[in-house]
Context: one part of a larger RNA
RNA sequence: CUGGGCUUAAAGGGUGCGUAGGCGGACUCGUCAGUGUCUUGUGAAAUCCCACGGCUCAACCGUGGAACUGCAGGGCAUACUGCGAGUCUUGAACUCGGCAGGGGCAACCGGAACUCUAGGUGGAGCGGUGAAAUGCGUAGAUAUCUAGAGGAACGCCAAAGGCGAAGGCAGGUUGCUGGGCCGAUGUUGACGCUCAGGCACGAAAGCGUGGGGAGCGAACGGGAUUAGAUACCCCGGUAGUCCACGCCCUAAACGAUGUGUACUAGAUCGAGGAGGUUUUGACGCCAUCUCGGUCGGAGCAAAAGUAUUAAGUACACCGCCUGGGGAGUACGGUCGCAAGGCUAAAACUC
Numbered sequence: 001c002u003g004g005g006c007u008u009a010a011a012g013g014g015u016g017c018g019u020a021g022g023c024g025g026a027c028u029c030g031u032c033a034g035u036g037u038c039u040u041g042u043g044a045a046a047u048c049c050c051a052c053g054g055c056u057c058a059a060c061c062g063u064g065g066a067a068c069u070g071c072a073g074g075g076c077a078u079a080c081u082g083c084g085a086g087u088c089u090u091g092a093a094c095u096c097g098g099c100a101g102g103g104g105c106a107a108c109c110g111g112a113a114c115u116c117u118a119g120g121u122g123g124a125g126c127g128g129u130g131a132a133a134u135g136c137g138u139a140g141a142u143a144u145c146u147a148g149a150g151g152a153a154c155g156c157c158a159a160a161g162g163c164g165a166a167g168g169c170a171g172g173u174u175g176c177u178g179g180g181c182c183g184a185u186g187u188u189g190a191c192g193c194u195c196a197g198g199c200a201c202g203a204a205a206g207c208g209u210g211g212g213g214a215g216c217g218a219a220c221g222g223g224a225u226u227a228g229a230u231a232c233c234c235c236g237g238u239a240g241u242c243c244a245c246g247c248c249c250u251a252a253a254c255g256a257u258g259u260g261u262a263c264u265a266g267a268u269c270g271a272g273g274a275g276g277u278u279u280u281g282a283c284g285c286c287a288u289c290u291c292g293g294u295c296g297g298a299g300c301a302a303a304a305g306u307a308u309u310a311a312g313u314a315c316a317c318c319g320c321c322u323g324g325g326g327a328g329u330a331c332g333g334u335c336g337c338a339a340g341g342c343u344a345a346a347a348c349u350c
Stems, first nucleotide, its partner, number of pairs: 004321003007304002012318001014201004021194003025088007033081002035077008049065006091191001092188003095184005103177007110154001114150008125136002162169002206247006215241002220236004258317006266295008275286003299306002323350003332343004
């Protein structure tokens, strides 16, 4: 290199956009670069292979042939690929009219709960646990009522549901804004798919500066438990959790399943649309497009399972795997304020 693989055995990049590259719809004409065929030249000798021969055989050697799968020139062929020109509409995009949505950003507003502050009532406990204790409370707690302050999160609706590329997104209103789906005629005319590098986004924790801080709560202190208890339980409690801006860039970032396209039995439920049917119309029924599930056949699979949302049948492109440990480590490089990230071995050992 060929070959084999990637749901769970090693293996899909966290996600998208996209450059180079790879691949690319229907038809016509041209060209003949790739491709095929014929031919010419060359492809040193030796070696390899075949035949015959020489050393008594063999190794070895000699003669002849073949081969040298290559390169270059020329002729012919023109299906396919390329290239050039033209045409087309089914791929793709656009236009118009609708629809659904926790998609994103910003501002403002709301109620429940909680804690705190002030005041009223009240008067001995409260709290907590398996049981207790630490803790709080006659300087009046817990409970209850009134007023005020503050921060965070948004019950029911709510779903097997919706939206987003992924991370993720949920109180309400308004503004700005991205995407999707359906229907309709028309427009452009292959404008497409994938994507090494690159760029952007990327939960939580963590970092920097400044704010904020109700509840919760690493660390820490105390009380218990226990042989001990650096825990599980209880009372406290700092960072953090929240906001702004800037970093970090990881994850069981999971469907452990890359993206795109085409094809291959069905059944049923849900979400969004447009239509047909009934004189109009609701309900229902029928057929249809898109999305989300469940069941199930062929096929596939080691099996579990999967099965039009494929793990089936194919094609295009990318990423990745190659026994366990050493090790996602060392070294080097690069990024980062740091923590550390990315890239990534070997000795040795089983």
This is a predicted structure of a 350-nucleotide part of an RNA (small-subunit ribosomal RNA, central domain) from a Planctomycetota bacterium. Rfam family: Bacterial small subunit ribosomal RNA. Taxonomically the source falls in Planctomycetota (Bacteria, Pseudomonadati).